[in-house]
RNA sequence: GCGCUUGUAGUAUAAUGGUUAGUAUAUGACGUUGCCAACGUUGUGAUCCGGGUUCGAACCCCGGCAGGCGCA
Numbered sequence: 001g002c003g004c005u006u007g008u009a010g011u012a013u014a015a016u017g018g019u020u021a022g023u024a025u026a027u028g029a030c031g032u033u034g035c036c037a038a039c040g041u042u043g044u045g046a047u048c049c050g051g052g053u054u055c056g057a058a059c060c061c062c063g064g065c066a067g068g069c070g071c072a
Stems, first nucleotide, its partner, number of pairs: 001071007010025004018055001026044006048064005
């Protein structure tokens, strides 16, 4: 340099173009306990960036950035 692939809460991961972007974990509050842990109830937090297609994009297309793999 070229090709392929991946990018979603702090972490791991799901989502057939119409979802309030789900789950687990983490974390805050409350309850339970003499205290901690565990448990229960409830809350917080995310689509890598820019553009395009579409009535509608996390999803399709183009470009960029970052990681991984391969070729040279």
A computed fold for a 72-nucleotide RNA from a marine sediment metagenome, annotated as transfer RNA.
Model confidence (mean pLDDT): 80 of 100.
The sequence is in RNAcentral, with records from MGnify.
It matches the Rfam family "tRNA". Gene Ontology term of the family: triplet codon-amino acid adaptor activity.